[in-house]
RNA sequence: CGUUUAUAAAGAACGGGAGGAGAGACAGGCUCAAAGAAUCCCUGGCAACUUUCAGUAUAAGAGCUGAAUAAGUGCUACAACCUGCCCACAAAAGGGAAUUAUAAAUU
Numbered sequence: 001c002g003u004u005u006a007u008a009a010a011g012a013a014c015g016g017g018a019g020g021a022g023a024g025a026c027a028g029g030c031u032c033a034a035a036g037a038a039u040c041c042c043u044g045g046c047a048a049c050u051u052u053c054a055g056u057a058u059a060a061g062a063g064c065u066g067a068a069u070a071a072g073u074g075c076u077a078c079a080a081c082c083u084g085c086c087c088a089c090a091a092a093a094g095g096g097a098a099u100u101a102u103a104a105a106u107u
Stems, first nucleotide, its partner, number of pairs: 002106007013043001015042004022032003026084004044076003049072002051068006080099001085096003
C1' cells in the first nucleotide's frame, strides 16, 4: 500500500512553549485563522476499538447488556461542517451507496 469487519448527529482545553499563514481530505458552498492557521513538544480531558470483570446466551461458542480504564491507538470548532452518486419528495425533512478517517484482523 491492498483486503475484511466495525464505527463516524454523543463527548472532551478560549491551556502552556516553539512556529508564522494557512486550515476544515477533494470540488462547490459555508466557516475557522495576526485577538495567531498548519506543524512539533508538554500538560489536562473525552471515548471505549484492542483489554479486564460481571450478567445473559450456547453442546461449546459467536452475539447481546452493564461496569472498569492501567497500557496500545484515536480524538478534543462547525453532523465526516453541508452538498456531490442513486432512490424518494411540491418543498423541507428522509433512506442507501461511494469516498474519506479511525480501530482491529490479515497478505
Molecule: SAM riboswitch aptamer (S box leader)
Organism: Cytophagales bacterium